[in-house]
Context: one part of a larger RNA
RNA sequence: UUGGGCGUAAAGGGCGCGUAGGCGGGAAGACAAGUCAGAUGUGAAAUACCGGGGCUCAACUCCGGGGCUGCAUAUGAUACUGUUUUUCUAGAGGAUAGACGGAGGAAAUGGAAUUCCACAAGUAGCGGUGAAAUGCGUAGAUAUGUGGAAGAACACCGGUGGCGAAGGCGAUUUUCUAGUUUAGACCUGACGCUAAGGCGCGAAAGCAAGGGGAGCGAACAGGAUUAGAUACCCUGGUAGUCCUUGCCGUAAACGAUGCAUACUUGGUGUAGCUGGACUCAACCCCGGCUGUGCCGGAGCUAACGUGUUAAGUAUGCCGCCUGGGGAGUACACUCGCAAGGGUGAAACUC
Numbered sequence: 001u002u003g004g005g006c007g008u009a010a011a012g013g014g015c016g017c018g019u020a021g022g023c024g025g026g027a028a029g030a031c032a033a034g035u036c037a038g039a040u041g042u043g044a045a046a047u048a049c050c051g052g053g054g055c056u057c058a059a060c061u062c063c064g065g066g067g068c069u070g071c072a073u074a075u076g077a078u079a080c081u082g083u084u085u086u087u088c089u090a091g092a093g094g095a096u097a098g099a100c101g102g103a104g105g106a107a108a109u110g111g112a113a114u115u116c117c118a119c120a121a122g123u124a125g126c127g128g129u130g131a132a133a134u135g136c137g138u139a140g141a142u143a144u145g146u147g148g149a150a151g152a153a154c155a156c157c158g159g160u161g162g163c164g165a166a167g168g169c170g171a172u173u174u175u176c177u178a179g180u181u182u183a184g185a186c187c188u189g190a191c192g193c194u195a196a197g198g199c200g201c202g203a204a205a206g207c208a209a210g211g212g213g214a215g216c217g218a219a220c221a222g223g224a225u226u227a228g229a230u231a232c233c234c235u236g237g238u239a240g241u242c243c244u245u246g247c248c249g250u251a252a253a254c255g256a257u258g259c260a261u262a263c264u265u266g267g268u269g270u271a272g273c274u275g276g277a278c279u280c281a282a283c284c285c286c287g288g289c290u291g292u293g294c295c296g297g298a299g300c301u302a303a304c305g306u307g308u309u310a311a312g313u314a315u316g317c318c319g320c321c322u323g324g325g326g327a328g329u330a331c332a333c334u335c336g337c338a339a340g341g342g343u344g345a346a347a348c349u350c
Base pairs, nucleotide, nucleotide: 004321005320006319007304008303012318014201015200016199017198021194022193023192025088026087027086028085029084030083031082033081034080035077036076037075039073040072041071042070049065050064051063052062053061054060091191092188093187094186104176105175108172109171110154114150115149116148117147118146119145120144125136126135162169163168206247207246208245209244210243211242215241216240220236221235222234223233258317259316260315261314262313263312266295267294268293269292270291271290272289273288274287275286276285299306300305323350324349325348332343333342334341335340
């Protein structure tokens, strides 16, 4: 480079924004760069190919022919691509109104529970387990009542419900802010799709500094179990978990399924908006759009399965794969405070 692939066999980047690049809607005109046509010039000879001749044949050699797929020049064609002009509204976008809902920041609020403290009342146990023991308790525990403090999380509602690009987001209220969807109408007029580099976001754990610390709880200690028990069980318990600021940049970051657009039999739920019909209104009924589930047809698939939310049929663009191990290692570069991350081999071996 060509070909084949990426749900589970190797393979979709964790996610977004976006630069270059690649690709790009309808109509009319102009140009003629790509493209196409014939023409002219050139494309040396030899070699190679075809036909024939000469050395007794052949190698070798001679003659003829075609070809040399190319390049240049001028002329012409204009369907497609391109450039440009005018124009359109089906793609895309802006603004208005209504409603659902997520997140962030600041301030404040709420109840249940837990632990601790104080007091009251009260007495010998409590706790824990398969059974126990460590542990707590006559210095008065546990259980009960009253009051107070602290921190963290928000039962029920709660739902293959909702929102978000992903990570993720659940008490209540206020404020601020971004996006989606729907109805009818208006405006711009291809402004679009994808996206190497780049930039940003990115669970948990971890790191730095300062707070905070109720519960839980790596490490650690003790008690059990056991042949042993560096575990599972129990009693404690430090980092951490929480907040602020900064770093880290990874996960089975999963739908193990990149993004966008179009098309292709159905059934049944659910969530949001909305039209019609009806009504005082709502429900019920008939539709439309969007999201999210289940079941299944054709097709696809090695099978499992998937199946209008495709893994079907197509197009555009990006990423990635090429036997197992060695190895996500070594070396080098780069990022990081560190832990480590990114890029990423080979020998050898089967």